[in-house]
RNA sequence: AUGUCGCACGGGAGAGUUCCGUAGCGCGGUGAUCCACUGCCGCGGUGCGGGCGCCGAAGGAGCAACACCUCUCCGUCAACCUCUCAGGCACCCAGGACCGUGCGGCCCCC
Numbered sequence: 001a002u003g004u005c006g007c008a009c010g011g012g013a014g015a016g017u018u019c020c021g022u023a024g025c026g027c028g029g030u031g032a033u034c035c036a037c038u039g040c041c042g043c044g045g046u047g048c049g050g051g052c053g054c055c056g057a058a059g060g061a062g063c064a065a066c067a068c069c070u071c072u073c074c075g076u077c078a079a080c081c082u083c084u085c086a087g088g089c090a091c092c093c094a095g096g097a098c099c100g101u102g103c104g105g106c107c108c109c110c
Stems, first nucleotide, its partner, number of pairs: 003106009016052001018051006025044006053089003059085001060083003067076002
């Protein structure tokens, strides 16, 4: 140097702005002579739960030839391929295989 593991930074796709329920928050309306309170209605976004649909690049699972093993059979062997358990599905956030740069550890050649 290569390989491998880790850290930091940067890049990084796909799929419902889906339906229902529920909790509380904000705004508006309504009732009453007025105010307040409570209730009801509408809108917005948030959390939780459930239904159907969908995605595939954390993780997980499955499989081939070559090759390895064997007299043979069997068995071993991968992925961004397949399955979707897990995870995810407006934007944001988060996650994200993989890529780039830098740093460090380990093995080892020179």
Predicted 3D model of a 110-nucleotide RNA (Glycine riboswitch aptamer) from Rhodococcoides trifolii. The organism belongs to Rhodococcoides, within Bacteria. Its mean pLDDT, the model's own confidence on a scale to 100, is 79. Rfam family: Glycine riboswitch aptamer. The family has 44 seed sequences and 9,425 matches in Rfam 15.1.